[in-house]
Two RNAs folded together computationally: RNase P RNA and transfer RNA, 420 nucleotides in total.
It holds a member of the Rfam family "Bacterial RNase P class A". Its family is annotated with dimeric ribonuclease P complex, ribonuclease P activity and tRNA processing in the Gene Ontology. It is annotated as a ribozyme.

RNA sequence: UGAGUUAACCAGACAAUCGCUUGAAAUACAGAGGAAAGUCCGGGCUUCACAGGGCAGGAUGCCGGAUAACGUCCGGUGGAGGUGACUCCAAGGAAAGUGCAACAGAAAGUAUACCGCCUGCCUUCACAGGCAGGUAAGGGUGAAAUGGCAGUGUAAGAGACUACCGCCCGGGUGGUAACACGCGGGGCAUUGUAAACCCCAUCCGAAGCAAGACCAAGAAGAAGCAAUACGGUUGCCCGCCGUGCUUCGGGUAGGUCGCUUGAGGUCGCCGGUAACGGCGAUCCUAGAUAGAUGAUUGUCGCGGAUAUUCCGUACAGAACCCGGCUUAUGGUUAGCUCGUGUC
RNA sequence: CGGCGAUUAGCGCAGCCCGGUAGCGCAUCUGGUUUGGGACCAGAGGGUCGCAGGUUCGAACCCUGCAUCGCCGACCA
Numbered sequence: 001u002g003a004g005u006u007a008a009c010c011a012g013a014c015a016a017u018c019g020c021u022u023g024a025a026a027u028a029c030a031g032a033g034g035a036a037a038g039u040c041c042g043g044g045c046u047u048c049a050c051a052g053g054g055c056a057g058g059a060u061g062c063c064g065g066a067u068a069a070c071g072u073c074c075g076g077u078g079g080a081g082g083u084g085a086c087u088c089c090a091a092g093g094a095a096a097g098u099g100c101a102a103c104a105g106a107a108a109g110u111a112u113a114c115c116g117c118c119u120g121c122c123u124u125c126a127c128a129g130g131c132a133g134g135u136a137a138g139g140g141u142g143a144a145a146u147g148g149c150a151g152u153g154u155a156a157g158a159g160a161c162u163a164c165c166g167c168c169c170g171g172g173u174g175g176u177a178a179c180a181c182g183c184g185g186g187g188c189a190u191u192g193u194a195a196a197c198c199c200c201a202u203c204c205g206a207a208g209c210a211a212g213a214c215c216a217a218g219a220a221g222a223a224g225c226a227a228u229a230c231g232g233u234u235g236c237c238c239g240c241c242g243u244g245c246u247u248c249g250g251g252u253a254g255g256u257c258g259c260u261u262g263a264g265g266u267c268g269c270c271g272g273u274a275a276c277g278g279c280g281a282u283c284c285u286a287g288a289u290a291g292a293u294g295a296u297u298g299u300c301g302c303g304g305a306u307a308u309u310c311c312g313u314a315c316a317g318a319a320c321c322c323g324g325c326u327u328a329u330g331g332u333u334a335g336c337u338c339g340u341g342u343c
Numbered sequence: 344c345g346g347c348g349a350u351u352a353g354c355g356c357a358g359c360c361c362g363g364u365a366g367c368g369c370a371u372c373u374g375g376u377u378u379g380g381g382a383c384c385a386g387a388g389g390g391u392c393g394c395a396g397g398u399u400c401g402a403a404c405c406c407u408g409c410a411u412c413g414c415c416g417a418c419c420a
């Protein structure tokens, strides 16, 4: 200096003027985010019986830990990618069963003989051809061809036999475990696919703040269905609760609570590799309901250009709350890796 | 704010569950028929299956993340 990789941090600053929200009014104070977003997971909270039995359904899936919980996070194992720093992985089961594997190819799953190679017999002067059989070493097809490679062996061949590697089985050592290492045995059976059905293990009751509780105001009923019913609770059955439900028509579209003090933030110490946990001190930081959180000017910061000037300064706006994930997005700093140049 | 659904040719739809050459109707084009046009008959063209990534030998279809469009949801009697 270029390229890359990982982590942390910020979300322009200050001043003046005008304006908005909460409030009877005034002054003062306070007033969007790292994602407030997507609504993809998990939890709190509320109602249904504090959540019940069965079936169906859904989610997750190496091991250990963290947590209120999780599909999240941390640490490790195995695998994959990269020269490397480092990153990624829905990573249980295919010798419980079923399905599928198009086209090509001889054969695609209790394998198979198209070409080729070899043996025997027949025809033939010979070349060659026919018939019967052996053969998966070679060719060809395919995403995939029934362990790989070297040798022995053979008519030609073949785990038929041998060494090494791979696979399977048994037991040993280390590790909490996933797993790793080495030992002995087996000639190899067991193709792939489970983000196909499925099996195994674990977890899940449903709906959602328009949940739900209360006050005020106004109003008009009609038709149909039915207690072996209807509605709610769960998609179905049981059980439980209620007495109505559907359609048309009518009335109100106002207020209070839920509502923001919370698995909360900051700092210090301690435990732990870490996620995180414990103790102490300290702080209070939007809660308006169609929705406030803004605008202008000046100076400075950063970037760019045609350079005493001009332009730009991201993504984006809380709606019950919290923990994550994912997506959008400007910049700064530091560590590490690889390359290049100079001394 | 909350809860659902859809996206395939110019338009309206099927295929997706159970992966193996992407189809139907209307429209468009060409030819025939007709004096000419319509209707009818025969044939042809037209597709990044909304976008990106993954699983798989192979994805419109299975899984994940985005984008766009649409639907439903107050209370009383």
Stems, first nucleotide, its partner, number of pairs: 001339010012300007020031002033315001037326002040324005045208004052238004057204005062076005077091001078089004092199002097197002099193003114139002116135008147165002150162003166188001167186004172181003212257004221248005229243005250419003264283008301313005344416007353369004363400001371387005393409005